The prediction has a mean pLDDT of 82. Small-subunit ribosomal RNA from an uncultured prokaryote, 1456 nucleotides, folded computationally.
RNA sequence: AGAGUUUGAUCCUGGCUCAGGAUGAACGCUGGCGGUAUGCCUAACACAUGCAAGUCGUACGAGAGUUUUUAACUCUAGUGGCGGACGGGGGAGUAACACGUGAGAAUUUGCCUUUAGGAGGGGGACAACAAUUGGAAACAAAUGCUAAUACCCCAUAUGCUUUCGAGUGAAACGGAUUUUAUCCGCCUAAAGAGAAGCUCGCGGCUGAUUAGCUUGUUGGUAAGGUAAGAGCUUACCAAGGCGACGAUCAGUAUCUGGUUUGAGAGGACGAUCAGACACACUGGAACUGAGACACGGUCCAGACUCCUACGGGAGGCAGCAGUGAGGAAUAUUGCACAAUGGGGGGAACCCUGAUGCAGCAACGCCGCGUGGAGGAUGACGCAUUUCGGUGUGUAAACUCCUUUUAUAUGUCAAGAAAAUGACGGUAGCAUAUGAAUAAGCACCGGCUAACUCCGUGCCAGCAGCCGCGGUAAUACGGAGGGUGCAAGCGUUACUCGGAAUCACUGGGCGUAAAGGACGCGUAGGCUGGAUGCCAAGUCUGAUGUGAAAUCCUAUGGCUUAACCAUAGAACUGCAUUGGAAACUGGUAACCUAGAGUAUGGGAGGGGGAGAUGGAAUUAGUGGUGUAGGGGUAAAAUCCGUAGAUAUCACUAGGAAUACCUAAAGCGAAGGCGAUCUCCUGGAACAUUACUGACGCUAAGGUGUGAAAGCGUGGGGAGCAAACGGGAUUAGAUACCCCGGUAGUCCACGCCCUAAACGAUGAACACUAGUCGUCGGGAUGCUUGUCAUCUCGGUGAUGCACUUAACAGAUUAAGUGUUCCGCCUGGGGAGUACGGUCGCAAGAUUAAAACUCAAAGGAAUAGACGGGGACCCGCACAAGUGGUGGAGCAUGUGGUUUAAUUCGAAAAUACGCGAAGAACCUUACCUAGCCUUGACAGCUGGUGGAUCGUGGGUGAAAGCUCAUUUUGUAGCAAUACACCGCCAGACAGGUGCUGCACGGCUGUCGUCAGCUCGUGUCGUGAGAUGUUGGGUUAAGUCCCGCAACGAGCGCAACCCUCGUCCUUAGUUGCCAACAGGUCAAGCUGGGAACUGUGAUGAAACUGCCGUCGCAAGACGCGAGGAAGGAGGGGAUGAUGUCAAGUCAUCAUGGCCUUUAUGCCCAGGGCUACACACGUGCUACAAUGGGAGGGACAAAGAGCUGCCACUUGGUGACAAGGAGCUAAUCUCAAAAACCCUCUCUCAGUUCGGAUCGCAGUCUGCAACUCGACUGCGUGAAGCUGGAAUCGCUAGUAAUCGUAUAUCAGCAAUGAUACGGUGAAUACGUUCCCGGACCUUGCACACACCGCCCGUCAAGCCAUGGAAGCUGGGUGUACCUAAAUGUCGGUAACUCGCAAGGGAGGCCUGCCUAAGGGUAAGAACGCUAGUGACUCUGGGGCGUAAGUCGUAACAAGGUAACC
Repeated sequence: AGAGUUUGAUCCUGGCUCAGGAUGAACGCUGGCGGUAUGCCUAACACAUGCAAGUCGUACGAGAGUUUUUAACUCUAGUGGCGGACGGGGGAGUAACACGUGAGAAUUUGCCUUUAGGAGGGGGACAACAAUUGGAAACAAAUGCUAAUACCCCAUAUGCUUUCGAGUGAAACGGAUUUUAUCCGCCUAAAGAGAAGCUCGCGGCUGAUUAGCUUGUUGGUAAGGUAAGAGCUUACCAAGGCGACGAUCAGUAUCUGGUUUGAGAGGACGAUCAGACACACUGGAACUGAGACACGGUCCAGACUCCUACGGGAGGCAGCAGUGAGGAAUAUUGCACAAUGGGGGGAACCCUGAUGCAGCAACGCCGCGUGGAGGAUGACGCAUUUCGGUGUGUAAACUCCUUUUAUAUGUCAAGAAAAUGACGGUAGCAUAUGAAUAAGCACCGGCUAACUCCGUGCCAGCAGCCGCGGUAAUACGGAGGGUGCAAGCGUUACUCGGAAUCACUGGGCGUAAAGGACGCGUAGGCUGGAUGCCAAGUCUGAUGUGAAAUCCUAUGGCUUAACCAUAGAACUGCAUUGGAAACUGGUAACCUAGAGUAUGGGAGGGGGAGAUGGAAUUAGUGGUGUAGGGGUAAAAUCCGUAGAUAUCACUAGGAAUACCUAAAGCGAAGGCGAUCUCCUGGAACAUUACUGACGCUAAGGUGUGAAAGCGUGGGGAGCAAACGGGAUUAGAUACCCCGGUAGUCCACGCCCUAAACGAUGAACACUAGUCGUCGGGAUGCUUGUCAUCUCGGUGAUGCACUUAACAGAUUAAGUGUUCCGCCUGGGGAGUACGGUCGCAAGAUUAAAACUCAAAGGAAUAGACGGGGACCCGCACAAGUGGUGGAGCAUGUGGUUUAAUUCGAAAAUACGCGAAGAACCUUACCUAGCCUUGACAGCUGGUGGAUCGUGGGUGAAAGCUCAUUUUGUAGCAAUACACCGCCAGACAGGUGCUGCACGGCUGUCGUCAGCUCGUGUCGUGAGAUGUUGGGUUAAGUCCCGCAACGAGCGCAACCCUCGUCCUUAGUUGCCAACAGGUCAAGCUGGGAACUGUGAUGAAACUGCCGUCGCAAGACGCGAGGAAGGAGGGGAUGAUGUCAAGUCAUCAUGGCCUUUAUGCCCAGGGCUACACACGUGCUACAAUGGGAGGGACAAAGAGCUGCCACUUGGUGACAAGGAGCUAAUCUCAAAAACCCUCUCUCAGUUCGGAUCGCAGUCUGCAACUCGACUGCGUGAAGCUGGAAUCGCUAGUAAUCGUAUAUCAGCAAUGAUACGGUGAAUACGUUCCCGGACCUUGCACACACCGCCCGUCAAGCCAUGGAAGCUGGGUGUACCUAAAUGUCGGUAACUCGCAAGGGAGGCCUGCCUAAGGGUAAGAACGCUAGUGACUCUGGGGCGUAAGUCGUAACAAGGUAACC
C1' cells in the first nucleotide's frame, strides 16, 4: 500500500466482497509448564444455609463466674456514647445542572488542628431488676425500686437577634492512674482542613411522518419557609416566558477519565481500575442524626415466600460464597486478619467475605519446552510414474551428547520497624533418574503462501466474492505431498479500518444518482474604496486549573518478557489578566468605480382591452348541369336520379391568421405571429446631472405557471379521445378509410403537473482569436446599398484549459469568490402509512420488510437492420433445355423384421463413404464351435522334427482316430530352428467418446481479403497504414495522405489446347524417283507434308487515334495463329461452422477378455400401405422402322484383348492367327447423308410388366446376376404450385472408352471426341458476397434480445369487519389505621404564671390501587386478524399459456 467482481474488449461511475487490528466472548478439533491479568454482557428473575458492623466496664447501676473470697480478674442483658450516611454491590430509572469543564455567592459541618474563654448552683425520672398479667409465637401491659458522661431548671458568657429600649442562649469537677502531676473527656466563640448543599456559562444521542408549548406558568409586592438564594409555598398585581440556533412530544441511553481502531481528522464503545450520579423486593413517607429521607434502620400500602394453636406474626443476597431459573455463555457454600486500610476503645484488644491469599477456566497477554550433533547402498512403508525413476528424506534406524521441563529427596528467603506469615509441601538452591513425560489445527482454483492421484458424475456436495460439480474436477470426498500459524488453530458474532462509499481534512450534480418549472422577496449567510477610535473574533506573554491511573519517553525491579515502580513529557481544554491592531467585527464622519434616479431619440409576435379585414373549410338558398362522386396499396362502409361531385351567385357562422418568416425579435419561465386604436411592463444605447454601498443570494413565504382535466354559463365551422361502421389480419378492442360526442374557442373559478430541456441554479471578476446576424451610438472620408471602432443581445468555428469520454470553450462544462437547491448501488417505489392542499382526478412530503451482484455512462471493434451510398456474381432480367405429372433405375426417410450392420442431415446428407453386397466382402441376425486364441513377440515347463497321407462324425467350422518319416551343430551332455500341449504376462475388439485429439475433407470462396514491424494519434480498448479520388477480374495499379515498409493471399512462375521454327525418323507419314498389287506406303528409298515426342519462339496496351494528371479505358484500328487474364486445368490466405470422419489410418481415456474376441453354415444389408432427392426412357413426323453409304478422339489388353473360319435367329459356342501394343485386337463410332415405308392413332409411338425357351460367369444365380430369342404390350399425348443448369466450341444433342470387376443389377462415376445454337436492354427487384457510412438495449452476436396479463410454488408487506393488550399522558371522582404541617378538651409537670406531650377530632397535601372519559372517537403506541378476505410487490422453478410492446426507420420513430 491494495485486490476480486458489470464488458467480446476498454475507460469511468458505482455497489458488493476480501486481505489488517480488536473482544469480559461463544462453538468445533486439540492440549505440556510457568508468570500475570480477567471471568452472569441474558432475568434490577426468585432465593435454602453460613458469614459480610460493631465496639466501649477508663460513662452507669446490676447480675454471673473464677480465685489467694478483705481485694482483684473475667464475661455480660440493660441505660449511655461513638459508629451502622464509610467500606462492598449491581446500572433499573434519568436527555437532567445527572455528568464533564470553568466560574460564583446566600450556607452548614460530628470526629481532626490552632487560638481565646468557661465548666457556678440545683432537680426529678426511666430501663435493667423484682414479683404479676395476656399471648402458640413475635412480643406486650400494669405496679414498685435505682445509677450515670441519660434528662431538666437557675446563673454567667467575647455569640446571635434587635424597632438599639432590650431580648435570647451552655456545660459532665465526669473517668483513669504512677494522685503537687499527667492523660482522656464536656461547653461557648473565632479560624483552618476536609466534607456537604445551592447558582450560572459552555460541551456531548436520534426523530419534523412530533410545530407550536406553558397558568405557579414569566415577573413584581407582601408574608411564610429553609442550614442557605429562589414561585420553594401562599395571597394580590401585571401578561408574560420558551420555540425553526428545533421548544413541546416520542424513542433510546447512567456520565466521565478512558478503551479500541485510524497516518490523522474522525468512528464505535463506556467490562475490569479510578471520579461522579442514581438505586437497594415495588411505590410512598418521615424520624433520628453533623450528615440519610438510610442495601444488612422505622412506618404505611402492594405483590411474593415462610411460620401459625387461624387469633396473629416473620422476610427482602443489585454484600461474599452458594442454589434454582434464563441462556451460546461466565468460577469455591476455601484460608487469614500476617500485610494495607476502616469502626470502637486510654490501651490491651475486638470486629472487618474491605483486603491479602489460595482453588477452578488456554478466556486474554507474555515466556519456556516437546531435544542437540553426526548419520545414504538416500532402507522399509506409503504416494506417484513417461516404469527409467521421483517424492516423503538426514527424516527414521544407528552412534555420541545434554537435562530446560518431568519425577523423587533434601534445604529454605524477602514480604516484618519489638512481637506477629494465611500464602507455604512458596519462589529459589542442591542431589538422583533418564530422551526420558509433552503437537496440533486450518488451508492448498483466483484474490492468497501452498499440487498430484483415486472416487463421484449438475448426483453427493463446496462456497467470503467471483464461482466449482453434466466421465480425464489442482474448487466435492479420501489419500500422499505441500503451505501457514503453533499450545493452540479454525468458525461464528460484534466493532474500527480499507470506504475519498456522508468527503472539515477529503466527493459530486450537461449525458453515470443529483439544478428547485420560473420570478419577487423575509430571516439567515456573504458584501466596494479611504481615515480615526474600540478591542468582540484573531495573535502573543503570564497566572490558575486540567484528580490519580492509562498512552508516550527515560531509568530501574522481577533470570527475560508480559507485569510493576520512579521521574519527565503530555492532557491539543477552560478561566483570569497584560499587550498588539494587519485582517474580520463594531462605531464616527467621508468617497464614487457596485447599485439606483432623472433626461433623449430609437427597436420589439412583451402584456391587457376594444374595433376592423381578407383567403380558406363547412352549412343554407337559388341557377347551370348529369351519373357518378369520395376514398385507398387495393377496396368497402359513405354521399348521389328525392339530382350528388363539378361550377356560378348570395347568405350564415365559428376558428385560425398563408406570403413576409430568418440557427431573426420580445418575455423570468410557461409562452408570444392579420391590421388599427387605447392602456401598460421591461431591456439596450447615448448625454450630462444627482443619491452615496442603498448590493448579491435566498430556507420558510408569496405570485406566475403548456397541454390535459374539473365547476358554472355561453359558443360550436373545422379537427377530434370515447363510440359506431368498413377494411386488413390467424386474431386486430390498433395502424388505413367513412362517420362522430366530450374537448378544442369565450367569461369567471379551480387544478399546479411535463423530456416545464441548454436534461447545464443565481450573481460578480478574469482568461487567444476568426466569421455571421439583431438593436443603439461614435469616428473617418472618396458621402456610399461605404469603411472602421464601440456597448448590449443572438449563432457558427476554434486555442489555452477542463472532461471518463462525448464534448464545453468570453452566452464555459475554464480559473476564482458568495449564497441557495439536490445526490449517495439496482429493484421494491416516487409506492404504503401519516400529515398538508384539492370539488374530484390527484398533487406534495415520503419510508420499511424483502430481493439481486450488479444496475449504469461514454467510447471501441464486430455481427445485425423490413437504414443509406457504391460495386460484383447465370443473382435477377433476356434466352435455352430441364425437374416437379408417367414407368423404371438408384439413394434416403418411414414402416416392417431375428437382422433389415454403420456413418452422412438446409445450403455444405440423399447415383454420398460404395471405382461393383449371390458366397466372400460383412461390420448385422439365427444356430454350431474355439479360448494364449485367426495375427505379434517373450518367459518357464513338457513332448515331438516339421511337412505329408488316410478313416469316423458333422451343414461346415470343429472334434476325434490311425499311419509314415526322424532336422542342424556337437563324441556326448546339450544348444539352436520348427511344430504341438500346459502356465503366465499378453493378443484381439468395424465396442463408446469426432464435444479429448492428429491427419485428411466439405463450405463461405478462387471471394479479395487477412495481418505484422517501426513510427504517429488516443488515459485505454483501439486507430492509422488497409480510409479518400480514380481504375481493375483483383488490397490490380496510379494520385493524394502521419505514415514508411513488409508478410500470407491476387497475378506470374507449372500442365494442357491454339500458331510457327528447330530437331528426331519407328510401329507413324508418302510429294518427287523406282518397283509392285484385285486393292493397299506393300517394297526400295525419302525427311518435303501430316502426325508423334522433345527444345524453343510468340502477346507487352508494344504501335496508331480519342479521352485522361497518371493508372487506364475506348476503337468491325493496323499487324498477327492468337488482343487486352487467348481457352481450360492444377493451385484454396487469416479464419467460420465444437461442420464431417475413432468404420481408411493413427491415437488419449473408458469398457470387454470361455467374449463386445476368433472360426463356420444359412439368412439379412435387395423387405414395402407410403414420402422425398438424383437420374434413365418416353409421350413421337426436326419422328419410328428397313436397306445402303461417310467421318473421330481418347483409352484398355497375357488369369488378357481376341482377328479370321465354322455352327447358332441370337446371347454365344468350337477351332484359332496376331499382339506385353503409334505394329495386333477391342473397334461397329453414333447423330449425319441417300432411298423406301408409316400419316397423327395410345399408333409400325412408348416400352413397363408377365409367360415360355435359352446363353454366359461362377463351388453355387431360390431368396438375389447380366444377356438372348419368341410372345405379352401397362402408364404416358409435354406435366399445378414451385424449382434447377447454362454466356461459346458453351447449352442442347450423338455416340466412344476406362476404373472397380469371375459375373453384374452402370440408366452411376470419370474421361473422349462428333454435330452445334439462342440471348444479355440493363442492375429497379430476389439470393449471395466485397467496401464505406449510420443506428443498436445484440456478443451463444436477429434462429439475438426482450415486455405484460394469465396458471402452479415460495417469501415479506399494506389495507381490513373486528379481537387482544401494553405502558404513558391529560381531566375528574374515590382512596391508607402512615407521615409532615396547623388547631385542640380531658391528661401531665408546675406554688403560680406558664410550659410540654397528645388519645380523639378536623383541615390540607399525598402513593399504590379502583372508577369515569359517552357519538363512528380521549391522545400516543403494539400485536393479532376470516376453511381460500383483499391490494400490489419480489424470487426463481432448465424448456407452462397468449400475443410481440421496446432495442434497426424494430417494421405505426421513440419518449415525457

Rfam family: Bacterial small subunit ribosomal RNA.